[in-house]
RNA sequence: GAUUCAUGUGGAGUGGCGUGAGGGAACUGGCCCGUUGACCGCCCGGCAACCUGACCACAAGGUGCCAAAUCCAGCCCAUCCCUUUGGGAAACAUGAGGU
Numbered sequence: 001g002a003u004u005c006a007u008g009u010g011g012a013g014u015g016g017c018g019u020g021a022g023g024g025a026a027c028u029g030g031c032c033c034g035u036u037g038a039c040c041g042c043c044c045g046g047c048a049a050c051c052u053g054a055c056c057a058c059a060a061g062g063u064g065c066c067a068a069a070u071c072c073a074g075c076c077c078a079u080c081c082c083u084u085u086g087g088g089a090a091a092c093a094u095g096a097g098g099u
Base pairs, nucleotide, nucleotide: 001099003097004096005095006094007093008092013044015043016042017041018040022033023032024031027074028073029072030071045066046065047064050062051061052060053058070091075088076087077086078085
C1' cells in the first nucleotide's frame, strides 16, 4: 500500500516556547478559525479506553485524540413542498487483525 472488522452526536488547553499566513483530508458550494498569531513542530497538561499489562478496576505501557456531529452538504431512499427533516451509502480518520 490493498484488504477485513469495530468505532466516529459524548469527552479533553484562553498553557509555555518556536515559526509566521494561511487553516478546517481532497474537489465544489456553504459556514467557520486566523497577525488579539490560527495551522504546524516541541514541551507540559488533559481526555479516552482500541491493543498490551494487570486480573476485574486501575490508567502503568503502545496508539489515538483535545473548535464546531467526521463543521455541514454533494450520491441513494423516505418525508416535506415552506426545499425541510430523518435514515443509509460513499469518502475520510483511528484502532485491531490477517496478507